The part of an RNA shown here (large-subunit ribosomal RNA, domain I) has 554 nucleotides and comes from Fibrobacter sp. The organism belongs to Fibrobacter, within Bacteria. Its mean pLDDT, the model's own confidence on a scale to 100, is 85. It matches the Rfam family "Bacterial large subunit ribosomal RNA".

Context: one part of a larger RNA
RNA sequence: GGCGCACGGAGGAUGCCUUGGCACUUGCAGGCGAAGAAGGACGUGGUAAACUGCGAAAAGCUUCGGGGAGCUGUUAAACAAGCGGAGAUCCGGAGGUAUCCGAAUGGGGCAACCCAGUAUGCGUUAUGGCAUACUAUCCCAUAAUGAAUCAAAUAGUUAUGGGAAGCGAGACCAGGCGAAGUGAAACAUCUCAGUAACCUGAGGAAAAGAAAUCAAACGAGAUUCCCUAAGUAGUGGCGAGCGAAACGGGAAGAGUCUAAACCAACGAGGCGCAAGUUUUGUUGGGGUUGCGGGACCGCAACGUGGUAUUGACAAAGGAUAGUGGAAGGGUCUGGAAAGACCUGCCAGAGAAUGUGACAGUCAUGUACGCGAAAUCCUGUUGUCAGCCUAGCGGAAUCCCAAGUACGGCCUGACACGUGGAACCGGGUCGGAAUCAGGAGGGACCAUCCCCCAAGACUAAAUACUGGCAAGUGACCGAUAGUGAACAAGUACCGUGAGGGAAAGGUGAAAAAAACCCCGGGAGGGGAGUGAAAUAGAUCUGAAACCGUGUGCCU
Numbered sequence: 001g002g003c004g005c006a007c008g009g010a011g012g013a014u015g016c017c018u019u020g021g022c023a024c025u026u027g028c029a030g031g032c033g034a035a036g037a038a039g040g041a042c043g044u045g046g047u048a049a050a051c052u053g054c055g056a057a058a059a060g061c062u063u064c065g066g067g068g069a070g071c072u073g074u075u076a077a078a079c080a081a082g083c084g085g086a087g088a089u090c091c092g093g094a095g096g097u098a099u100c101c102g103a104a105u106g107g108g109g110c111a112a113c114c115c116a117g118u119a120u121g122c123g124u125u126a127u128g129g130c131a132u133a134c135u136a137u138c139c140c141a142u143a144a145u146g147a148a149u150c151a152a153a154u155a156g157u158u159a160u161g162g163g164a165a166g167c168g169a170g171a172c173c174a175g176g177c178g179a180a181g182u183g184a185a186a187c188a189u190c191u192c193a194g195u196a197a198c199c200u201g202a203g204g205a206a207a208a209g210a211a212a213u214c215a216a217a218c219g220a221g222a223u224u225c226c227c228u229a230a231g232u233a234g235u236g237g238c239g240a241g242c243g244a245a246a247c248g249g250g251a252a253g254a255g256u257c258u259a260a261a262c263c264a265a266c267g268a269g270g271c272g273c274a275a276g277u278u279u280u281g282u283u284g285g286g287g288u289u290g291c292g293g294g295a296c297c298g299c300a301a302c303g304u305g306g307u308a309u310u311g312a313c314a315a316a317g318g319a320u321a322g323u324g325g326a327a328g329g330g331u332c333u334g335g336a337a338a339g340a341c342c343u344g345c346c347a348g349a350g351a352a353u354g355u356g357a358c359a360g361u362c363a364u365g366u367a368c369g370c371g372a373a374a375u376c377c378u379g380u381u382g383u384c385a386g387c388c389u390a391g392c393g394g395a396a397u398c399c400c401a402a403g404u405a406c407g408g409c410c411u412g413a414c415a416c417g418u419g420g421a422a423c424c425g426g427g428u429c430g431g432a433a434u435c436a437g438g439a440g441g442g443a444c445c446a447u448c449c450c451c452c453a454a455g456a457c458u459a460a461a462u463a464c465u466g467g468c469a470a471g472u473g474a475c476c477g478a479u480a481g482u483g484a485a486c487a488a489g490u491a492c493c494g495u496g497a498g499g500g501a502a503a504g505g506u507g508a509a510a511a512a513a514a515c516c517c518c519g520g521g522a523g524g525g526g527a528g529u530g531a532a533a534u535a536g537a538u539c540u541g542a543a544a545c546c547g548u549g550u551g552c553c554u
Stems, first nucleotide, its partner, number of pairs: 001553009015539001016505002020476002022473007029465002031167002039101003042055003046079002049075003061095006070083003106115003116135007137164009172203001173201004183190001187237001213220002224251004234242002255457003258401001262285010290435001292400004296394004305388003310385006316378005322370003328343005344361002346350001352364003406430007416442001437452002440449002492499002512538001515526004
């Protein structure tokens, strides 16, 4: 020196564990904000760094309920000082307080700061000073005031009342605007894709919605969603690709209100000597449809039925604290019994977790019941109020949504790329009809069928999940699972936008090693605790790497 063995150091793999995550299910909730939000800054404790809570009334105040013996939050003990059966701490409901910044709103500003005005009050001999309230902008309504311009009116100004703003999950929805990487094995039409990004707006859902719809010679009867039709019919440098609809089967189910004709009232204008008439505006009545309807005229009726919430009240149910809740002992092993053995019991409860090893019967619970002073919710029920609601006949006249429908040109969108291209929307130029009317049925025409545009509302079935509650997993188990199991969006980096960690485990219980010895200390040796101390500031403790001892070889 090599090989082997034994024992160590160092290291932190592996095993086991889980307070944390991930993905879902069901239900709830689906908003907060000028009555100042979300989010922060600064404070706040007897001693107080961080977290948590709270706000100068500051780990808290009042009150109403629950609960029942200890308590003064966590890291995190300790000391001090206190509180509590006259019911504390704790849990829940309702209030009070709530600095400064922040939409931030008296003005300003480099957020958490600076400086004002008005009214009232305090203080000073007086000025300075202090306290409380108010004072931003825009929109709407009302009132007052009020120019240029004699008057009137308007602009403007002011006051009062109401509203808005900002935030929220990178979710869902509607609208606006709108790419490119890519694919086409290149690339331009095309595709990606009306996607991403950006903007606006809204709700708990949104959007859509009561046929100017489909259909096809039979019929259906608002919308939405699912299955199917179907990768079909089509479309397409007929390339890559794109890609329906009706029927049918289900979920859900709900239908309504205006405009106009006509009538009345009121206001204004024209004509008129006047009575009046006419035009127009506002309000109310009337009216709402396609076997056309309504107005109008005549007859009949004053009731019947409905109600999607418009309100109030009541009931019932639910949410926010809780509460009752069955049944086991012995022996053995062991540090410890829940294990083994013996012998019982309960079960509407043998879900789960904990307890010194594996517990139906030890604890918390579980099945099944019970419960609210206070606040809130309800798609449930009832009552009342409110609201809506009809028929028959007649036929002359009137009405039935206009720069609209439609046409030309150019476009967009429809699965449909200009195509034979309808239907729907936009720009531009033209521009109808009122029921003997008008749109559609994929160019167009006829016949036939079907519906009634140019106004509006509408629950449910559907989409989503930041939050709350309960639960589930052939999901992870500390290099995994969230970036984050731990004072994590922390430390740290960056001018900034932004980037962004590492870091879990003694033991059943701290019983955390009194005392002695060596040492300056660190550390160690005894002693002691413990089942174990090679469990000692820590579970287990692999390998690389470094040693000590020893056997063999050289």